A computed fold for a 73-nucleotide RNA from Kineococcus rubinsiae, annotated as transfer RNA. The organism belongs to Kineococcus, within Bacteria. It matches the Rfam family "tRNA". Rfam describes the family as follows. Transfer RNA (tRNA) molecules are approximately 80 nucleotides in length. The family's RNA type in Rfam is transfer RNA. The prediction has a mean pLDDT of 84.
[in-house]
RNA sequence: GGCCAGGUAGCUCAGUUGGUAGAGCGUCCGACUGAAAAUCGGAAGGUCAACAGUUCGACCCUGUUCCUGGCCA
Numbered sequence: 001g002g003c004c005a006g007g008u009a010g011c012u013c014a015g016u017u018g019g020u021a022g023a024g025c026g027u028c029c030g031a032c033u034g035a036a037a038a039u040c041g042g043a044a045g046g047u048c049a050a051c052a053g054u055u056c057g058a059c060c061c062u063g064u065u066c067c068u069g070g071c072c073a
Stems, first nucleotide, its partner, number of pairs: 001072007010025004019056001027043005049065005
């Protein structure tokens, strides 16, 4: 330098033909307990890597850039 895959909550990752962004773990609060753990209920937490474009509408489609991993040279 070329090609491919990926970037979504603190972490690990879903998100299937474009239509209000989710799970598990973790954190906080509550229930239970003499008190904890476990269990159960609830809550907070997101510029969906960035910028443009298409569209009534974009995490999703298109272009460019940045970052991570792999392959080729």